[in-house]
Parts: sequence; C1' cells; structure tokens
RNA sequence: CAUGCAGGCUGGACGGCCGCCCCGAUUCCAUCGGGGAGGAAAGUCCGAGCUCCGCCGCGGCAAGGGUGCUGGGUAACGCCCAGGAGGGGAAACCCUACGGACAGCGCCACAGAAAGCAAACCGCUCCGGCGCCUUCGGGCGCCGGAGCAAGGGUGAAACGGUGAGGUAAGAGCUCACCAGCGGCCCAGGUAACUGGGCCGGCUAGGCAAACCCCACCCGGAGCAAGGCCAAAUAGGAGGGCACAGGCGCCCGGACAGCCCUCGGGUUGGCUGCAUGACUGCCGGGGUAACCCGUCAGCUAGAUGGAUGGCCGUCAUCCCGAUGCUUGCAUCGGGAUACAGAACUCGGCUUACAGGCCCGCUUGCCCA
Repeated sequence: CAUGCAGGCUGGACGGCCGCCCCGAUUCCAUCGGGGAGGAAAGUCCGAGCUCCGCCGCGGCAAGGGUGCUGGGUAACGCCCAGGAGGGGAAACCCUACGGACAGCGCCACAGAAAGCAAACCGCUCCGGCGCCUUCGGGCGCCGGAGCAAGGGUGAAACGGUGAGGUAAGAGCUCACCAGCGGCCCAGGUAACUGGGCCGGCUAGGCAAACCCCACCCGGAGCAAGGCCAAAUAGGAGGGCACAGGCGCCCGGACAGCCCUCGGGUUGGCUGCAUGACUGCCGGGGUAACCCGUCAGCUAGAUGGAUGGCCGUCAUCCCGAUGCUUGCAUCGGGAUACAGAACUCGGCUUACAGGCCCGCUUGCCCA
C1' cells in the first nucleotide's frame, strides 16, 4: 500500500422569521424560564414488570405448547458470555433445529439382483450330461445341480479398508496394521469432552426441521388491561337450572346464586401516563457476559394524535471546469440514508446513502 474478517461511533450543524406540545412561576389569559422521537421508534418473534380474570389451593394428574452440548450471566428468556464437538475457509474468522435410531412404529423415490436379515444382472469354481476340436495335458459351447459375494455394474448409500495366508473358487475364514463400535482402566478438565493403554465379536447405514421417547420449563387475556366521575335509558322482557351446581379429571376448602336468547342506553372527561430490573463518570471483582460501591443526573407524554414551515450560511459526498506544487485550492451543478414514540423495559430479526475510529489475517514493497 492492497485484501479479507470482526467490532464501535455518527448519520447533519448554525443563524433569522413565523408556528406547535408538555412542565413550572400561577387558578385563567398574556409573559418569562426549562424540556420536546430512534438505533432501529419497524416486525409483533420471545421474555418480563404492571393490571384484571378463571370461586380458592407458593395441590396433584391429563391435554396442549416451548427449549434441547457444557458451564456461567440475568428479573427472565428461545437472549448474552466463555468453552466443547461437528462443518466451512489458506487464515483471521464464520455456521449449527448440537439429548435419543439396541423403547416402539415408520420412510429411503428412480436405478439396481438386492436398501433388514436378505438376495444374484455380468460373472468365478466344482460335479454330471451332450456336441465339436485335440499336440491326449486339455480347450470351447449348451443344459442341469451344488458353492461364492472377493472382481465388474446401479445408486446418495450395498454389510468395514489395505496387504498376506488359506480355499475347488471365495469370504474377517485366519493374521498384521488401520477406521468404527462396545467394555475396563489411567491422566487432564467443574463439565461438555480430550489424550493414552488393554480386551473383544469382527462390524449394515441414513432420516427424529418423521410420529415418538427422555430431561427441563409453561394458567389466560392484555393499557383498546384496569380504576374513577359525569350523563342517559327500559331498577327491560322471555326461558332453563339450583341446595352443592359451577375447573378437562381427582383431592381439600369457602360461598347462593348461575346460564341462555331478544331488546334498550352510554362511545364524554379524568386517571393509568413515566423515578425506571433507569442513565453517566470513576473505583473494585471477573477471561468475558456481567456484578458491587461512592458521586452526579431527571432526559417527550400526544389523544385524529405535538417537535414543523421558509430563507441564508456551513459540513460531507459525487460530477465537470480552471490553476498548479499531482494533490490541493477556486468556481458551477447535483445529492445528503433507513425511517416517527402511544404503558414501560431486556432481547432477537429486518432496513440503512455517506463519514470516522480501532483490532486482527494474508500478500507486496521499503528499512
């Protein structure tokens, strides 16, 4: 200098004029002071705080749903951090729906003989029969029988691999070395796992983001939750049940009301509504996520829904022209991303023009 990877910040600023919302001074108006969108506010995918409900139980079971390597973090999570295993990459780094296929039940199309108990398409070997040739050793062809799965073929995958022995021909049939599986032991690690040693039968796989099994977790609905005030109508009509009914089932407790259909009124205001599992500097602990502590701060609260409009200057980037010191300056033109809170937080996912910072891998050059 270039390339690739991982992370962080920013994403317009200033001035003038006019306009809007909230808080305070102050009960109202005017006036003054202070404040006024995001890293994703989006998606509504998870988890909670908070509120109400299911008659109740910090009871049990069932159904249904979720997660799925290990250890930490957290209020919790399907999130985050650190590690392990498998995979990708030359590497930095990245990905994983990562418990179980000897609990059961299923699927593996087509091709192929055959895809879970087997089987033979081309073949190889032996025996018998027939025909032809013969240098009389035997050779070739056809039929029948008995063996084989080592060679070839099909396929994503064919019942371990290489070599030797053995055999009529072969085969883990036997042996050596490997791979895999199972058992036992040693060492390291909290663990997942890693490394090593010994023994063994020699050895079908894959799919659970198939049903399923196992471990752990889980009530439901949601701020349009909920509470209060005001106002208005019809303190309406009909039907069914009930002395223990009402929870999916069971156990226990408490309670006199419960259910269905039709019809009528209200749609206004206040509150919930922002002090939070909050933010920031510093110190300490920890590899980290994060935790503890002192000090400091208060950072929107609308309700048809506020933070805007116009003008000027600057900033950044792109294109063109001119000048020259080849990288700057001047001038002109254009562009300035994704996108708007609505109870609040912790996450994840998706979108994002341009600019800046930091670390690492690899290559080249110079010293």
Overview:
A computed fold for a 367-nucleotide RNA from a Dehalococcoidia bacterium, annotated as Bacterial RNase P class A. The coordinates come from a structure-prediction model, not an experiment, and the mean pLDDT is 77. It was read from a public genome assembly, where an Rfam model found it. Taxonomically the source falls in Dehalococcoidia (Bacteria, Bacillati, Chloroflexota).